[in-house]
RNA sequence: AGUCGAAAAGGCAAACUUAUCGAAAGGUAGGGACGCAAAGCUGCAGGCCUUCCGGUUGUUAAACCGAUGGCGGCUGGGCUGCCGAAG
Numbered sequence: 001a002g003u004c005g006a007a008a009a010g011g012c013a014a015a016c017u018u019a020u021c022g023a024a025a026g027g028u029a030g031g032g033a034c035g036c037a038a039a040g041c042u043g044c045a046g047g048c049c050u051u052c053c054g055g056u057u058g059u060u061a062a063a064c065c066g067a068u069g070g071c072g073g074c075u076g077g078g079c080u081g082c083c084g085a086a087g
Base pairs, nucleotide, nucleotide: 004084005083011036012035016031017030018029019028020027021026034073040079041078042077044076045075046074047071048070049069051067053066054065055064056063057062
């Protein structure tokens, strides 16, 4: 120093839950820890989810396309970043 990840300090916080916002997905805050070295930030690409909407097929079950909103703890990209054993 890093494309590496032992330790220590410090950090974050899944499920579940309480309150609250939302039509929903989901968000925010408290409790709580499954995990995390970017589980910090970013919807840029893919993916997934939603329907207070539109269309097509179908004919009642849904599928697809568009639009809307969401997910950064799905993958990739971009920006930033703590510590330092071994190799």
The RNA shown here (c-di-GMP-I-GGC riboswitch aptamer) has 87 nucleotides and comes from Paenibacillus oceani. Lineage of the source: Bacteria > Bacillati > Bacillota > Bacilli > Paenibacillus. It matches the Rfam family "c-di-GMP-I-GGC riboswitch aptamer". Rfam links the family to the GO term cyclic-di-GMP binding. Model confidence (mean pLDDT): 85 of 100. The model forms 90% of the base pairs in the Rfam consensus.